[in-house]
The RNA shown here (SAM riboswitch aptamer (S box leader)) has 126 nucleotides and comes from an uncultured Woeseiaceae bacterium.
RNA sequence: GACUCAUCGAGACCGGUCGAGGGAUAGGCCCGACGACGCCGGGGCAACCUUCAGGACUAACCAUCCUGAAAAGGUGCCAACUCCUGCGAUGCGACGCGACAACGCGACGACAUCGAGAGAUGAGGG
Numbered sequence: 001g002a003c004u005c006a007u008c009g010a011g012a013c014c015g016g017u018c019g020a021g022g023g024a025u026a027g028g029c030c031c032g033a034c035g036a037c038g039c040c041g042g043g044g045c046a047a048c049c050u051u052c053a054g055g056a057c058u059a060a061c062c063a064u065c066c067u068g069a070a071a072a073g074g075u076g077c078c079a080a081c082u083c084c085u086g087c088g089a090u091g092c093g094a095c096g097c098g099a100c101a102a103c104g105c106g107a108c109g110a111c112a113u114c115g116a117g118a119g120a121u122g123a124g125g126g
Base pairs, nucleotide, nucleotide: 003124004123005122006121007120008119013042014041015040016039017038021031022030023029025086026085027084028083043078044077045076048074049073050070051069052068053067054066055065056064082118087115088114089113090112091111092109093108095106096105097104098103
């Protein structure tokens, strides 16, 4: 780096250091000389791996799944929903055309929901 599975609306900041960019990408919108981002130290959050208990399954055990508890260790994380949008569907809205309404079609969006894609993190096999 590629693949598979799970999760991504919650939560958690101080000090030192550096010195101009940073928030993956494009647009938007933010953060930043009142010092961001990064790095180091300490603190914390969470519960993926982990440990324990109960349940389901089983003749029984293992494995697996569900629920709950814990936090020593391995990761991770500690601005904004993965900051928002990008692609598709549906709904809604306003517009144009079919003379009007109903209805249909088309293109659109400071809108909403769902899904995909991309990304992040963990675990796994090779």

The model forms 97% of the base pairs in the Rfam consensus.